[in-house]
The RNA shown here (transfer RNA) has 73 nucleotides and comes from Candidatus Kapaibacterium sp. It was read from a public genome assembly. The prediction has a mean pLDDT of 81. Rfam family: tRNA. Rfam describes the family as follows. Transfer RNA (tRNA) molecules are approximately 80 nucleotides in length. The source organism's lineage runs through Bacteria, Pseudomonadati, Eximiradiia, Kapaibacteriaceae (SeqCode) and Kapaibacterium (SeqCode).
RNA sequence: GGGCUCGUAGCUCAGCUGGGAGAGCACUUGAAUGGCAUUCAAGAGGUCAGGGGUUCGAUCCCCCUCGAGUCCA
Numbered sequence: 001g002g003g004c005u006c007g008u009a010g011c012u013c014a015g016c017u018g019g020g021a022g023a024g025c026a027c028u029u030g031a032a033u034g035g036c037a038u039u040c041a042a043g044a045g046g047u048c049a050g051g052g053g054u055u056c057g058a059u060c061c062c063c064c065u066c067g068a069g070u071c072c073a
Base pairs, nucleotide, nucleotide: 001072002071003070004069005068006067007066010025011024012023013022019056027043028042029041030040031039032038049065050064051063052062053061
């Protein structure tokens, strides 16, 4: 320098053909227990890496940039 895969909540990840942004763990509150642990219920938390484009509509499609991994040179 070139090819490929990837970037979504604090962490690990899902999101199936473009239309509602989600799960587990963690966090907060409440209940059960004398307390802790634990269980149950409720809740908060996101510029979907950044910018531009296509579209009535983009996490999803196209282009550029940044970052991570991997292969080739």